[in-house]
C1' cells in the first nucleotide's frame, strides 16, 4: 500500500439492531466496627475518538480524518 475489526463515565463493558445513553468496579457519604477491611444502602460522574451527511429523531445509517489491534502484499 490495500483489506479487516475497534473506539460509550477514571477502568471493563453493555445499549433489544433509528425512538428517555445504563451496568460492574472505582470515587464520594452513610449504616456496622474500639479502628479499619469486608458487608449493605445512597450518590457523583458522558463533546458516545473528530469533522461533516441523512433523518422527525443517530452510539447506531452514509463520507472523510485519528489512533490502536489482526490478515495480506511490495522494498531492504
Nucleotide at each position: 500500500a490495500g483489506g479487516u475489526c475497534a473506539a460509550u463515565a477514571g477502568c471493563u463493558c453493555a445499549a433489544u439492531u433509528g425512538g428517555u445513553a445504563g451496568a460492574g468496579u472505582a470515587g464520594c457519604g452513610g449504616u456496622c466496627u474500639c479502628c479499619a477491611a469486608a458487608a449493605c444502602c445512597g450518590u457523583u460522574g458522558g463533546u458516545u475518538g473528530c469533522a461533516g451527511g441523512u433523518u422527525c429523531g443517530a452510539g447506531u445509517c452514509c463520507u472523510g480524518c485519528u489512533u490502536g489491534g489482526c490478515c495480506u502484499g511490495c522494498c531492504a

The prediction has a mean pLDDT of 82.
This is a predicted structure of a 76-nucleotide RNA (transfer RNA) from a Verrucomicrobiales bacterium.
The organism belongs to Verrucomicrobiales, within Bacteria.
Its Rfam family is "tRNA". Rfam classes the family as a transfer RNA. From the family's description: Transfer RNA (tRNA) molecules are approximately 80 nucleotides in length.